[in-house]
Context: one part of a larger RNA
RNA sequence: AGCGUAUGGCGAAUGCCUAGGCACAAAGAGGCGAAGAAGGACGCAGCAAACGGCGAAACGCGACGGCGAGCAGUAAGCAGGCAAGGACCCGUCGAUGUCCGAAUGGGGGAACCCGGCAUCCGUAAUGGGAUGUCAGCGCAUGAUGAAUAAAUAGUGAUGCGUGGCGAGACGCAGGGAACUGAAACAUCUCAGUACCUGCAGGAGAAGAAAGUAAAGAACGAUUCCGUAAGUAGCGGCGAGCGAAAGCGGAGGAGCCCAAACCAUCGCAAAGAUGGGGUUAUAGGGCUGUCAGCGAAGCAGACAUGACAUGAUAGGAGAAGCUUCUGGGAAGGAGCGACGAAGAGGGUGACAUUCCCGUAUCCGAAAUCGUGAAGUGAUGCGAGACAGUACCUGAGUACGUCGGGGCACGUGGAAUCCUGACGGAAUUAUCGAGGACCAUCUCGAAAGGCUAAAUACUCCUUUGUGACCGAUAGUGAACCAGUACCGUGAGGGAAAGGUGAAAAGAACCCCGGGAGGGGAGUGAAAGAGAACCUGAAACCAUAUGCUU
Repeated sequence: AGCGUAUGGCGAAUGCCUAGGCACAAAGAGGCGAAGAAGGACGCAGCAAACGGCGAAACGCGACGGCGAGCAGUAAGCAGGCAAGGACCCGUCGAUGUCCGAAUGGGGGAACCCGGCAUCCGUAAUGGGAUGUCAGCGCAUGAUGAAUAAAUAGUGAUGCGUGGCGAGACGCAGGGAACUGAAACAUCUCAGUACCUGCAGGAGAAGAAAGUAAAGAACGAUUCCGUAAGUAGCGGCGAGCGAAAGCGGAGGAGCCCAAACCAUCGCAAAGAUGGGGUUAUAGGGCUGUCAGCGAAGCAGACAUGACAUGAUAGGAGAAGCUUCUGGGAAGGAGCGACGAAGAGGGUGACAUUCCCGUAUCCGAAAUCGUGAAGUGAUGCGAGACAGUACCUGAGUACGUCGGGGCACGUGGAAUCCUGACGGAAUUAUCGAGGACCAUCUCGAAAGGCUAAAUACUCCUUUGUGACCGAUAGUGAACCAGUACCGUGAGGGAAAGGUGAAAAGAACCCCGGGAGGGGAGUGAAAGAGAACCUGAAACCAUAUGCUU
């Protein structure tokens, strides 16, 4: 020196554990905000740095309930206190709530600076202080009012609304890529995706046929699921894209205006308000004739609502002892008990019967949700026949050109939207049925509203897991979006475990200390806080063999 053995050190794997995560399910909730949000800054405790709580009324105030013996947050300690006259704690309703922040009196480098007005306090007076109020925009209604006569613009007042945040979710709309694929690439694809913007709701959108169809005298708003079907089609007929009817289900609901005409207001016109009226076997208005002149009844998508039920604190809740081992019994042995409860967790090892619970049952002064008889308001509830041709959504339908959207790339290209130009009809009417025409069939555009079935989960509660178990599972089990990095946008960690209980090692010895040796605690200290287990690499000591 190498190899081996033994004993240690270092080291942190592994095993076990779980305080935290992940994914779902069922309910709930689906918003908060100028009555100042979300999010913060700064403060508040006897001693107080942090986290949590709270707001100058500051570890808290009031009222009403619950609970029942301790309290005094995490968090030890000292001091001083509170509590059966019910504290602390829990719930409901209130009060207070600095400054910043949409931030809104003006300014501003957020948490700061400086004002006006009204009322009040204070000063001899000025300075000072307190409370309230003062942004913009939109709409409505008065007022005022230019150039410019009437007017309008503008100005000012009052009232109402709005603004911002949120989950990187879901919806609708306005804009809208590229990488990529086509084995290159341009039409095409990716994709109306990502992304930007606007707006809304608990859902949103769509929606009561100018429909779908095709011989059946069919169906009958919309949405979603399954199927039809990777079909029919579209397509440098490449890559690829890709329906619909019908059928089976979920759900189910239908309505209101404009107009004609009448009335009122108005000098009139325009117009406003009320009545009327709302559709396809066309309907309505008006005129005439006939009938009728009774208001019961009906409706749910509006309001209220007895009562019921639920949420937000809680309460009751069966039945076991002995002995052995052991540090410790829940284990072994013995003999029982309960069970609408043998889910689960805890307790010094494995507990139905020790504790918390569990099955089952009960409970609210206060606030809120849901259902709801009833009530109110509203709507419907009276027509028939004949005539008349007054009304029934116009720069609209439609055409041409240019685009877009439809599964459909211009194609034979209907249907839908519209930038430009042109431009109807009026029920003897008009649209559609995939160019176009006819017959036939179906429908009535150019106004509007509409639950449910559908999508999602920041959040609350309960529960579940052939989900993870500290290099896993959230980035984060731990004071983590922290430390740290970056001018910034942004990036972004590591880090869990003594023991049943601190019983956390009094006292003595070595040492300046660190550390160690005794003593003591404990079942164990080779569990001693650098603390469960404690692998390997690596290091050391001792020793065997070889050289």